[in-house]
RNA sequence: GCCCCCAUCGUCUAGAGGCCUAGGACACAUGGUUCUCAGCCAUGCGGCCGGGGUUCGAAUCCCCGUGGGGGUG
Numbered sequence: 001g002c003c004c005c006c007a008u009c010g011u012c013u014a015g016a017g018g019c020c021u022a023g024g025a026c027a028c029a030u031g032g033u034u035c036u037c038a039g040c041c042a043u044g045c046g047g048c049c050g051g052g053g054u055u056c057g058a059a060u061c062c063c064c065g066u067g068g069g070g071g072u073g
Stems, first nucleotide, its partner, number of pairs: 001072007010026004018056001028044006049065005
């Protein structure tokens, strides 16, 4: 340089055009339980890598870019 794959809450992840004001687990916060902590229970917090396009409608399809991974001269 060329080719392929990936990018979603702090972390891991579900999602396959409308059922999604994006769900779950862990973490974190608050409350309850407990002498205290842990654990458990309840509630809350928090996200679609950026820009453009297609479409009535995009996390989802297309293009460009950025970042990461792999292959190859």